[in-house]
Molecule: transfer RNA
Organism: Deltaproteobacteria bacterium
RNA sequence: GGGCGGGUAGCUCAGCUGGGAGAGCAUUGGCUUUACACGCCAGAGGUCGCAGGUUCAAGCCCUGUCCCGCCCA
Repeated sequence: GGGCGGGUAGCUCAGCUGGGAGAGCAUUGGCUUUACACGCCAGAGGUCGCAGGUUCAAGCCCUGUCCCGCCCA
């Protein structure tokens, strides 16, 4: 330098054919207990790496770019 895969909540990851942004764990409050743990209920938490484009509408499509991993040279 070229090719492929990945980047979404604090962490690990889903997101099907473009239209509701989600799960588990963690965290906060409550219930339960003498108390803790477990369990149950509820909540908070997101510039979907960044910028631009297409579209009525983009996590998803297109372009550029940054970071991580693998391969080729």